Description
Predicted 3D model of a 72-nucleotide RNA (transfer RNA) from Candidatus Micrarchaeota archaeon RBG_16_36_9. Its mean pLDDT, the model's own confidence on a scale to 100, is 83. Rfam family: tRNA. Lineage of the source: Archaea > Nanobdellati > Microcaldota.

RNA sequence: GGGCUGGUAGAUCAACGGAAGAUCGCUUCCUUGGCAUGGAAGAGGUUACGGGUUCGAAUCCCGCCCAGUCCA
Numbered sequence: 001g002g003g004c005u006g007g008u009a010g011a012u013c014a015a016c017g018g019a020a021g022a023u024c025g026c027u028u029c030c031u032u033g034g035c036a037u038g039g040a041a042g043a044g045g046u047u048a049c050g051g052g053u054u055c056g057a058a059u060c061c062c063g064c065c066c067a068g069u070c071c072a
Base pairs, nucleotide, nucleotide: 001071002070003069004068005067006066007065010024011023012022013021018055026042027041028040029039030038049063050062051061052060
């Protein structure tokens, strides 16, 4: 330098072009004499970044950055 895969909540990962959810973690409450377990509720997202297409983009197209992997 080139090919491929990936980048989404604090972590690990989902999500036919109709607008983002799960598990764990975090906060509050219930349960206990207290803790743990269990139950209920809640907070938390410029979908790496910049453009384009579209009525509508995490999703399609272009560029760019980062990580992994292969080739040189």